[in-house]
Context: one part of a larger RNA
Molecule: large-subunit ribosomal RNA, domain II
Organism: Luteolibacter marinus
RNA sequence: GUCUGCGAGUCAGUAUGUGUGGCAAGCCUAAGUCCUUCCGGGACGGAGGCGCAGCGAAAGCGAGUCCGAACAGGGCGUCCAUAGUUGCACGUGCUGGACCCGAAGCGGAGGUGAUCUACCCUUGACCAGGUUGAAGCGUCAGUAAAAUGGCGUGAAGGACCGAACCGGUGAAUGUUGAAAAAUUCUCGGAUGAGUUGAGGGUAGGAGUGAAAGGCUAUUCAAACCCCGUGAUAGCUGGUUCUCCUCGAAAUGCAUUGAGGUGCAGCGUCGCGUGCUGAUUACCGGGGGUAGAGCACUGAAAGGGCUAGGGGGCAUACCCGUCUACCAAACCCUAUCAAACUCCGAAUACCGGUGAGUGGAGCGCGGCAGUGAGACGGUGGGGGAUAAGCUUCAUCGUCAAAAGGGAAACAACCCUGAUCAGCAGCUAAGGUGCCUAAACCAUGCUAAGUGGAAAGGAUGUGGGAUUUCACAGACAGUGAGGAUGUUGGCUUAGAAGCAGCCACCAUUUAAAAAGUGCGUAAUAGCUUACUCAUCGAGAGAUCCUGCGCCGAAAAUGAUUGGCGAUAAGCAUGGUACCGAAGCUCUGGGUGUCACACGUAUCGUGUGGCGCGGUAGAGGAGCAUUCUCAACACGUUGAAGGGUGAUGGCGACUGACCCUGGAGAGUUGAGAAGAGAGGAUGCAGAC
Numbered sequence: 001g002u003c004u005g006c007g008a009g010u011c012a013g014u015a016u017g018u019g020u021g022g023c024a025a026g027c028c029u030a031a032g033u034c035c036u037u038c039c040g041g042g043a044c045g046g047a048g049g050c051g052c053a054g055c056g057a058a059a060g061c062g063a064g065u066c067c068g069a070a071c072a073g074g075g076c077g078u079c080c081a082u083a084g085u086u087g088c089a090c091g092u093g094c095u096g097g098a099c100c101c102g103a104a105g106c107g108g109a110g111g112u113g114a115u116c117u118a119c120c121c122u123u124g125a126c127c128a129g130g131u132u133g134a135a136g137c138g139u140c141a142g143u144a145a146a147a148u149g150g151c152g153u154g155a156a157g158g159a160c161c162g163a164a165c166c167g168g169u170g171a172a173u174g175u176u177g178a179a180a181a182a183u184u185c186u187c188g189g190a191u192g193a194g195u196u197g198a199g200g201g202u203a204g205g206a207g208u209g210a211a212a213g214g215c216u217a218u219u220c221a222a223a224c225c226c227c228g229u230g231a232u233a234g235c236u237g238g239u240u241c242u243c244c245u246c247g248a249a250a251u252g253c254a255u256u257g258a259g260g261u262g263c264a265g266c267g268u269c270g271c272g273u274g275c276u277g278a279u280u281a282c283c284g285g286g287g288g289u290a291g292a293g294c295a296c297u298g299a300a301a302g303g304g305c306u307a308g309g310g311g312g313c314a315u316a317c318c319c320g321u322c323u324a325c326c327a328a329a330c331c332c333u334a335u336c337a338a339a340c341u342c343c344g345a346a347u348a349c350c351g352g353u354g355a356g357u358g359g360a361g362c363g364c365g366g367c368a369g370u371g372a373g374a375c376g377g378u379g380g381g382g383g384a385u386a387a388g389c390u391u392c393a394u395c396g397u398c399a400a401a402a403g404g405g406a407a408a409c410a411a412c413c414c415u416g417a418u419c420a421g422c423a424g425c426u427a428a429g430g431u432g433c434c435u436a437a438a439c440c441a442u443g444c445u446a447a448g449u450g451g452a453a454a455g456g457a458u459g460u461g462g463g464a465u466u467u468c469a470c471a472g473a474c475a476g477u478g479a480g481g482a483u484g485u486u487g488g489c490u491u492a493g494a495a496g497c498a499g500c501c502a503c504c505a506u507u508u509a510a511a512a513a514g515u516g517c518g519u520a521a522u523a524g525c526u527u528a529c530u531c532a533u534c535g536a537g538a539g540a541u542c543c544u545g546c547g548c549c550g551a552a553a554a555u556g557a558u559u560g561g562c563g564a565u566a567a568g569c570a571u572g573g574u575a576c577c578g579a580a581g582c583u584c585u586g587g588g589u590g591u592c593a594c595a596c597g598u599a600u601c602g603u604g605u606g607g608c609g610c611g612g613u614a615g616a617g618g619a620g621c622a623u624u625c626u627c628a629a630c631a632c633g634u635u636g637a638a639g640g641g642u643g644a645u646g647g648c649g650a651c652u653g654a655c656c657c658u659g660g661a662g663a664g665u666u667g668a669g670a671a672g673a674g675a676g677g678a679u680g681c682a683g684a685c
Stems, first nucleotide, its partner, number of pairs: 001685006011096013026050003032044005054061002064076004099238002102235001106228003110225003118202009127192001129161003132157001136153006165189003170185004204220001206216003241620006251264005265370002267367007275358001279355007291343001292341002297337003301333004306327001308326002310323004373398010403414003418587004423583003429577003432562003438574007455549002459546010476533005482506003487501003512527001516525002588610010621674001623671008632662001639658003646651001
């Protein structure tokens, strides 16, 4: 892992609701006793309980009562009159282990452990070999005597090197190992606080500890076994047959509350009410949002005017004066605001009238689930007008929704799947081939744009304004482009062309007190400007369609691919394809209406429905056992194999084979009553 078996809302008490019985202003017995055909049944038993009256804390009074001085007022009752009580079944709450499995833990004056290990006690054992050479002693030297020194002797040491022995430094191997801690190489101690045998002692809030919370039998911040014990688990996992109807929530408030819970909201079922509902048309309302505005509150640009201040001048003082400075108030022009408003919508909201019979509304009751939401559009807050970000409001979708489109793609677009059909029409989106279906017309694009931004540019199409132009424009070519004058100043120089000032006049077809290059300064080249030549358009600006550049990323590239100059883009037209949408034909089922009938049911016709998680409600199938009736079996029961037939389905189960003794149908009843899941449990392989 698979297979087979087992495996989870139960039982008791109590409360409440529903269904269905008994009796009824009453209803019921409990313990117990007696009888009996004794796992059972019957009779008795009114103690007691609920109801029939309430009010008050109570005494108590009583259709009233309490507060009160009250015949005042108010609270709770009475009324119209009524319904209870007790069985059975089911839903649910509560108390119990209470749907099942699951802790780490807590407690026990219950017990077992020191054969491992820690420390201690008693008694034994062990440590190859080599090295060093303390004290003391002897002797010699030395001293006044000592001290001291040399040489010997001597043997000390938590001394040295290094086996056994004890340890375990580093590494490799091993890592389903040879081994639940080892092997190999390497390394530390090795006469000591050494190692070790045997026997014995100390224990669970206790021991022992050269102290690491270490060790106390592969277990230690409190051992192991048993018991309390089915501890508790707002947590995780699991929770077993079928069909039908409806169908949520992820919000508000509160919470030692935030992944829990209570109440409300939203679902479902029942009873009641009976048009009240969503929605729609009209009418009547209040508002201060969007927008707009500057009348208030503030912000804020320029100018004017002008207090105050700064600065300059002046001044003995008092007076003054100027101001390309700052600037209140006021005026003009132009603006801004969630916490500004002289104004002010659309929607929304409230009310009225009419329509509106809907899986509408409203009231009461039983049972829930939900209280982590997600994305998209719109209006805001936070953030950086970032986030597949966060937080509100509002709508949609997903959640709980399949189908078609978007290549693929919960949330986007279209559309809501009762079942069947080798029938038809459409939606979004499409119609070169992959791939179902296409043509026509008019333009645009040349970039494979289509299939990335700011920004940049004689790309190209359309529109508009304006200037010049046959009295000859624009571009090109030929010629001219002069004089006073080198203007004045400045300067070493300044001659059109470093800089400052001025920018006149003359001759002219025209020619600047000079557009650029250039020189030390001149010179030189060039432009403006003019004529000639040429001969028809030329220049500038704005709006707009489609393009161009901008364009660098890591395995081989991508409009889905191929490819296409349309098979790209824009506009118009007519066809077609395209879904579980709609239609057609047939079937099932819910509900409503009507009709008929053996009439809480069946049949028929018609209308409206039938996606669905949590969840509510309804109807069934199968398993084991009990009672009753019926029918079956050695002329072959159950079980096993096969699985025709019938049923929407759970299921049913003929013939045949096997098997060899029990088993079924109908009605009623009772449950150890359905397996794929729980890292489920046991067994087999």